[in-house]
RNA sequence: GUCCCGGUAGCUCAGCCGGAUAGAGCAGCUGACUUCUAAUCAGCAGGUCACAGGUUCGAAUCCUGUCCGGGAUG
Numbered sequence: 001g002u003c004c005c006g007g008u009a010g011c012u013c014a015g016c017c018g019g020a021u022a023g024a025g026c027a028g029c030u031g032a033c034u035u036c037u038a039a040u041c042a043g044c045a046g047g048u049c050a051c052a053g054g055u056u057c058g059a060a061u062c063c064u065g066u067c068c069g070g071g072a073u074g
Stems, first nucleotide, its partner, number of pairs: 001073007010026004019057001028044005050066005
C1' cells in the first nucleotide's frame, strides 16, 4: 500500500436483509428489607449509535470519505 473485521450508556455487548420510545447485563444513585453490611426486591438516572457528507418520507442500520483499534497479505 491492498483487503477483511470492529467503533452503540462508565465497562462488556445485542440490535445493523431501513420504520416501534435505542436495549440487556454489570457498575452508579434512591427506596424497601436488615441491628449494620452483604445478598435480594422495586425504581431512577445515564447515549451527538466514532466523525463528516449523501440516498430516502424515514438511517445505529444503506452508500462515500476520514479517524481510531485489531487481523491478513506483499
Transfer RNA from a Pirellulaceae bacterium, 74 nucleotides, folded computationally. NCBI's taxonomy places the organism under Bacteria, Pseudomonadati, Planctomycetia, Pirellulales, Pirellulaceae. Rfam family: tRNA. The family's RNA type in Rfam is transfer RNA. About the family: Transfer RNA (tRNA) molecules are approximately 80 nucleotides in length. Model confidence (mean pLDDT): 82 of 100.